The RNA shown here (transfer RNA) has 72 nucleotides and comes from a Candidatus Woesearchaeota archaeon.
Model confidence (mean pLDDT): 84 of 100.
Lineage of the source: Archaea > Nanobdellati > Candidatus Woesearchaeota.

RNA sequence: GCCUCGGUAGCUUAGCGGUAGAGCACACGACUGUUAAUCGUGCGGUCGCCAGUUCGAUCCUGGCCCGAGGCG
Numbered sequence: 001g002c003c004u005c006g007g008u009a010g011c012u013u014a015g016c017g018g019u020a021g022a023g024c025a026c027a028c029g030a031c032u033g034u035u036a037a038u039c040g041u042g043c044g045g046u047c048g049c050c051a052g053u054u055c056g057a058u059c060c061u062g063g064c065c066c067g068a069g070g071c072g
Stems, first nucleotide, its partner, number of pairs: 001071007010024004018055001026042005048064005
């Protein structure tokens, strides 16, 4: 330098055009003599950045940044 894959909540991740979900963590509550476990509720997201296409973009296109792997 080129190619491939990835970047979404504090962490691990789902979502392949129609206003983003789950598990864990955290807070509160229930239960319990207490803690833990369990159950319920809640909190939490500029979807890496900038443009483009579209009525509409996490999703499609281009560029850039970061990470992993491969080729030279």
The RNAcentral record of the sequence draws on ENA. It matches the Rfam family "tRNA". Rfam classes the family as a transfer RNA. Rfam describes the family as follows. Transfer RNA (tRNA) molecules are approximately 80 nucleotides in length.